[in-house]
RNA sequence: UGAUAGAGGCGCAAAGCUUAUCAGUAAUGUGAAAAACGGUGCGAAAUCACUGCACACGAAAGGAAGCUUUGCCGAAAUCUUCAGGGUAUUUCGGCUCUGUAGGUUGGGACACGGCAGAAUAUGUCGUGUACUGUCACAUUUUGUGGAGCGCUAUCG
Repeated sequence: UGAUAGAGGCGCAAAGCUUAUCAGUAAUGUGAAAAACGGUGCGAAAUCACUGCACACGAAAGGAAGCUUUGCCGAAAUCUUCAGGGUAUUUCGGCUCUGUAGGUUGGGACACGGCAGAAUAUGUCGUGUACUGUCACAUUUUGUGGAGCGCUAUCG
């Protein structure tokens, strides 16, 4: 200095199937009303479209749980810039998807707070707490500290 193979554990991610929730909601049909006022389509303005009551009928997506399979151990997640697509139309924002460039995070758990979400489910970010794996050091049955561009083994 390169290659190969590995380890951490409620380990990471993807796909398929099933189930609950979404929700007796949206849409659709019938009847009433048809003025005015109001509401919805992410926020603001304008435009456009729809409609507010009763009955009938009645979903889906996203997110979640379980099982199976596959790929793996910067697995992967996330933040920011830029470019493009979507969100009824236009402008400015927001959100989201894809890609580029750069940054952060060893791993899972719990608590609090922010954001998202129909949600008390859940996800994500920040802070903290102990736990755990790894390496270094030491006063070595333990303690302190570091980070995955790390660590272990083998070969050259």
Background: The RNA shown here (Lysine riboswitch aptamer) has 156 nucleotides and comes from a sheep gut metagenome. Rfam family: Lysine riboswitch aptamer. From the family's description: Riboswitches are metabolite binding domains within certain messenger RNAs that serve as precision sensors for their corresponding targets.